[in-house]
Transfer RNA from Promineifilaceae bacterium (SeqCode), 74 nucleotides, folded computationally. Model confidence (mean pLDDT): 84 of 100. The RNAcentral record of the sequence draws on ENA.
RNA sequence: AGGCGAGUAGCUCGGUCAGGUAGAGCACACGUCUGAUAAGCGUGAGGUCGUCGGUUCAAAUCCGACCUCGCCUA
Numbered sequence: 001a002g003g004c005g006a007g008u009a010g011c012u013c014g015g016u017c018a019g020g021u022a023g024a025g026c027a028c029a030c031g032u033c034u035g036a037u038a039a040g041c042g043u044g045a046g047g048u049c050g051u052c053g054g055u056u057c058a059a060a061u062c063c064g065a066c067c068u069c070g071c072c073u074a
Stems, first nucleotide, its partner, number of pairs: 001073007010026004020057001028044005050066005
């Protein structure tokens, strides 16, 4: 220098192929249960979907550039 993959909640990930309400598990808070704790059950909070721009009525998703990490080639 070039190629490929990854980046979404505190953590691990799904959703991207085929644009249309941003989700799950764990963790956290509260409630319930218990003599108490854990487990269980219920409720809730938590995200500018890596950054910037473009296309579109509408972008996590499509297009371009860039950033970070990993692998490969030189």